[in-house]
């Protein structure tokens, strides 16, 4: 210096002309339609993955079950988002110890309660994959062959070392042994369980226990926490429209009162008791409605207009100031608040300047000729998020390569 990568910031083109596109208001015209003002995307408007605002349904209760969500404290209207811390991996450097191993800084990754509740899986290989077991080896003991160095068979020990394997039932040294082994010690590491510290995850330290205790909870499970459904095509108003069409289904009992009467009985509404239908993600239970000039399901036909909701003072942005490691927040000042529509407009072109490439010249930051001048995309009821997508710019840390010292 060139190129990549990761974090983080700032911009997403400016001036003019000309030519179109949407809307709102005025104006001229019978009309079709012209013509004047003004206004007219984004950092993600995008995915629709989470969180709320509205808004509407739902007698909105309880039980089980469903569904999310998980380390802790902390922000926040809320969140699966942000801040911090804590633990734990990875990787570079330092660094203590024979060693197993540990500290310390910097970076990065972690869907990160539970695996001593319970079930359940664990491929290949391997002897064994979870009540442990013996392929190789090691070692003893009996006998048998012997070239005396061994080595065959049988019977015990072992679990150290070799071999599989993501994973081998603590590990490192010492001592012990016939080899061997928590079988003895000490440390390293686990489990318990006290004290100290911390708001808390946790840490730090003492006792104890040879140590039992392997992975998966991103199988089921168990625990704490949190949860009604539908969504602006929500929903409100108004206009129009619609054959009383077809086809299914859809009650009993009991009192007491009343009217009627041929004294048997009827008939009315009202309670009550059982039954059906219906009403919130599922059951079951309560509960609500409703059981006949109505009521439910199908099945056909009718309607595809309009106003509103709707776009604004809002969890708004910005300065300064108190709080707080920080997210964020109180107070006070300023600014802002002008798409809001219908499947739906916001664009093209030329011309400066600017900036970048190449070119000419020995060379150049300067002159002069050429070209380039953007990607990603696109409002649809509105905030906070996330995450994906992109063009050019700076700053910073890491890389790879040149080249000179």
């Nucleotide at each position: 210096g060139u190129g990549g990568c990761g974090u983080g910031g700032c911009g997403a083109g400016g001036c003019g002309g000309c030519c179109g596109c949407c809307c709102a208001u005025c104006c001229c015209g019978c009309a079709u339609g012209g013509g004047a003002u003004g206004g007219g995307a984004g950092g993600a408007a995008a995915g629709u993955c989470c969180g709320a605002a509205c808004a509407c349904g739902g007698u909105a209760g309880a039980a089980c079950u469903c569904g999310g969500u998980g380390g802790u404290g902390g922000g926040u209207a809320a969140c699966a988002c942000c801040c911090a811390c804590c633990c734990u991996c990875c990787a570079a450097a330092c660094u203590g110890g024979c060693g197993a191993c540990g500290g310390u800084u910097u970076g990065g990754g972690g869907c990160g309660g539970g695996a001593u509740a319970g079930c359940g899986c664990c491929a290949c290989a391997g002897a064994a994959a979870a009540u442990a077991u013996a392929c190789c080896g090691c070692u003893c003991g009996u006998u048998g062959a012997u070239u005396c160095g061994u080595u065959g068979a049988c019977g015990g020990g072992u679990a150290a070392g070799g071999g599989u394997g993501a994973a081998a039932u603590g590990g490192u040294g010492c001592g012990g042994u016939a080899a061997g082994a928590g079988c003895g010690c000490a440390c390293c590491g686990c489990u318990g369980u006290g004290c100290u510290g911390g708001u808390g995850a946790c840490a730090g330290u003492g006792c104890a226990g040879g140590c039992u205790a392997g992975g998966c909870a991103a199988g089921c499970c168990c625990c704490g926490c949190c949860g009604c459904g539908u969504g602006c095509a929500a929903g409100g108003c108004c206009a129009a429209g619609u054959a009383u069409g077809c086809c299914c289904c859809u009650g009993g009992u009991u009192g007491a009162c009343g009217g009627u009467u041929a004294u048997g009985a009827c008939c009315g509404g009202c309670a009550g008791c059982c039954a059906c239908a219906g009403c919130u993600g599922g059951u079951u239970c309560g509960g609500c409605u409703g059981u006949u000039u109505g009521g439910g399901g199908g099945c056909g036909g009718g309607u595809a207009g309009g106003c509103u909701g709707c776009u604004g003072u809002g969890a708004g942005u910005u300065c300064g100031u108190g709080g707080g490691c920080a997210a964020c927040u109180g107070c006070g000042g300023g600014c802002c608040u002008a798409a809001g529509a219908g499947a739906a407009a916001u664009g093209g072109u030329c011309g400066c300047a600017c900036u970048c490439u190449c070119g000419a010249u020995g060379g150049a930051u300067c002159u002069c000729g050429a070209g380039a001048u953007u990607a990603c995309a696109g409002a649809a009821u509105u905030c906070g998020g996330c995450u994906u997508a992109u063009c050019g710019u700076c700053a910073c840390g890491c890389c790879a390569c040149a080249a000179a010292a």

Predicted 3D model of a 405-nucleotide RNA (Bacterial RNase P class A) from a Phycisphaeraceae bacterium.
It was read from a public genome assembly, where an Rfam model found it.
NCBI's taxonomy places the organism under Bacteria, Pseudomonadati, Planctomycetota, Phycisphaerae, Phycisphaeraceae.